[in-house]
Predicted 3D model of an 89-nucleotide RNA (c-di-GMP-I riboswitch aptamer) from a Rhodocyclaceae bacterium. The model forms 100% of the base pairs in the Rfam consensus. The prediction has a mean pLDDT of 84.

């Protein structure tokens, strides 16, 4: 002096409920508040998966409204790609 690497340390985010907004909806933003996270950081425009179905098409109905289809919408704390912090034994 390189590389790898359990734990320790510094320390990180932050689920479910509630509360207020946004939105058709799935879910998203704030505040609480901690189920858990070694990547729970980032990327939906590397790729799958899996939710919604407004718009929009068919179709059934006298109408009202009902079904079916379909993501440009969502979800990375489903699985994946990328980048990476400490650095003992």
């Nucleotide at each position: 002096c390189a590389g790898a690497c359990a734990g320790c340390a510094g320390g990180g985010c932050a689920a479910a409920c509630c509360c207020g907004g946004c939105g058709a909806a799935a879910g998203c933003c704030g505040g609480u508040g901690a189920c858990g996270c070694a990547a729970a950081g980032c990327u939906a425009g590397a790729g799958g998966g899996g939710c919604u179905a407004a718009a929009g098409a068919a179709c059934c109905g006298c109408a009202a409204g009902g079904u079916u289809c379909c993501a440009u919408g969502c979800u990375u704390g489903c699985c994946a790609g990328c980048c990476g912090c400490c650095g003992u034994a």